RNA sequence: GCGGAUGUGGCGGAACGGCAGACGCAGCAGACUCAAAAUCUGCCGGUGGCAACAUCGUGUGGGUUCAAAUCCCACCAUCCGCA
Numbered sequence: 001g002c003g004g005a006u007g008u009g010g011c012g013g014a015a016c017g018g019c020a021g022a023c024g025c026a027g028c029a030g031a032c033u034c035a036a037a038a039u040c041u042g043c044c045g046g047u048g049g050c051a052a053c054a055u056c057g058u059g060u061g062g063g064u065u066c067a068a069a070u071c072c073c074a075c076c077a078u079c080c081g082c083a
Base pairs, nucleotide, nucleotide: 001082002081003080004079005078006077007076010025011024012023018066027043028042029041030040031039045056046055047054048053059075060074061073062072063071
């Protein structure tokens, strides 16, 4: 240099173009306990906000579409192969 694969919360990992993030782990709160562990229940991306809520968010930037993690283009990173 050429070709291919992969990239999603703190981590792992799902998701037919149709509520963005199932499920698990970790974490937080509560229940239980003398106290803990285990177990059960709820919550659990970022920012702003007392809250309600608003806004952004699937490597980055564009495009197609009523609608994109998903399709298309370029780029970046990692891995594999070729030279």
Molecule: transfer RNA
Organism: uncultured Lachnospiraceae bacterium